[in-house]
RNA sequence: CAGCGGUUCUGCGGGAGCCCCACGGGGGCUGAGAGGGCGUCCGGCGCCGACCGCCACACCUGAUGCGGGUCAUGCCGCCGUAGGAAAGGACGAUGCCGGUGAC
Numbered sequence: 001c002a003g004c005g006g007u008u009c010u011g012c013g014g015g016a017g018c019c020c021c022a023c024g025g026g027g028g029c030u031g032a033g034a035g036g037g038c039g040u041c042c043g044g045c046g047c048c049g050a051c052c053g054c055c056a057c058a059c060c061u062g063a064u065g066c067g068g069g070u071c072a073u074g075c076c077g078c079c080g081u082a083g084g085a086a087a088g089g090a091c092g093a094u095g096c097c098g099g100u101g102a103c
Base pairs, nucleotide, nucleotide: 001095002094006091007090008089009088010087011054012053013052014051017029018028019027020026021025036048037047038046039045040044059084060083061082065078066077067076068075
């Protein structure tokens, strides 16, 4: 100096879709996660939580894309070695480089 399939602290980023029903609710599908709590002008939105991610397999864009499949859906594959995307500290197996000492 680099740093494991890393550990940890603090901080930061992100999504919340589809189908059905007897619809203040309940059930089903994929998934890590499909909304648990609070506030509100009840519109959605904001804050917190859970989960995932922080240099790239989070996530977004292209995309009202292409192919397959499904009751339906980013459900699966392609696109994709694409274009973007949120990090600093401490510790550290191991490796490399340099310095010094002894033989």
The RNA shown here (TPP riboswitch aptamer (THI element)) has 103 nucleotides and comes from Kocuria sp. NCBI's taxonomy places the organism under Bacteria, Bacillati, Actinomycetes, Micrococcales, Kocuria. Its Rfam family is "TPP riboswitch aptamer (THI element)". Its family is annotated with thiamine pyrophosphate binding in the Gene Ontology. The coordinates come from a structure-prediction model, not an experiment, and the mean pLDDT is 77. The RNAcentral record of the sequence draws on Ribocentre.